Notes: Predicted 3D model of a 73-nucleotide RNA (c-di-GMP-I riboswitch aptamer) from a soil metagenome. The RNAcentral record of the sequence draws on MGnify. Of the family's consensus pairs, 94% are formed in the model.
[in-house]
RNA sequence: GAGAAGGGCAAACCGUCCGUGAGGGCGGGACGCAAAGCCACGGGGCUCAGAUCGAGCUAGCCGGGCUACCGAA
Numbered sequence: 001g002a003g004a005a006g007g008g009c010a011a012a013c014c015g016u017c018c019g020u021g022a023g024g025g026c027g028g029g030a031c032g033c034a035a036a037g038c039c040a041c042g043g044g045g046c047u048c049a050g051a052u053c054g055a056g057c058u059a060g061c062c063g064g065g066c067u068a069c070c071g072a073a
Stems, first nucleotide, its partner, number of pairs: 001070001008033002013028006031060001037066003041063003044058005
């Protein structure tokens, strides 16, 4: 940061498996993404438990951290 090149990822939905659940894995599939690569540190949302304390999910909700291809204006 693009209106370029080589490419990359993969929403919803469907099939299947795991999980109490949020949700996650694999396959199909593309709504989109210049970090839609990784991290649960802060905030938000969600789940479980149910006085509190807590445990978990969401990175494609926001912020932040680390790393990465290309090189036009």